[in-house]
RNA sequence: ACUGGCCGCCGGCAAACGCAAUGGAAGUUGCGCACGCAAAGCCACAGGCCCAAGCGCUGGAAUGCGGGUUCCGCGCGGGCAGCUGGGUUGCAUCU
Repeated sequence: ACUGGCCGCCGGCAAACGCAAUGGAAGUUGCGCACGCAAAGCCACAGGCCCAAGCGCUGGAAUGCGGGUUCCGCGCGGGCAGCUGGGUUGCAUCU
């Protein structure tokens, strides 16, 4: 230096929950705590999942003479890196 990840001493991160802030929501941030994590560091690129605001549909349904209204679906939009894959950087000890 490369490969691997059985092994984590000193250290690192921090789920759920509680409180506070923020948001339409999902969620995020701070503090406490400790389910777990060897990339649970970083990046929404592919798939997946989540979202009571807003926008679009030359989609479906209901209702209505009609303008329209409501519900559903899809897309935009917002999010999850602790769902999987991918990219990228790094690490104690051991081989």